[in-house]
RNA sequence: CGCGGAGUAGAGCAGUGGUAGCUCGUCAGGCUCAUAACCUGAAAGUCGGUGGUUCGAUCCCGCCCUCCGCAA
Repeated sequence: CGCGGAGUAGAGCAGUGGUAGCUCGUCAGGCUCAUAACCUGAAAGUCGGUGGUUCGAUCCCGCCCUCCGCAA
């Protein structure tokens, strides 16, 4: 250099064109003599970057970046 896969909240992952979600974690409150567990609520996302298609893009297309694998 060639081929394929992946990039979405602190972590692990859904979402395949129409409001961006789940689990764990974090924070606050409740419960308890206290801690854990449990219950309630909240914060945290320019969906890797940039262009294009579309009324509308996390989703489709081009290029680039990073990571993993295959082949050589």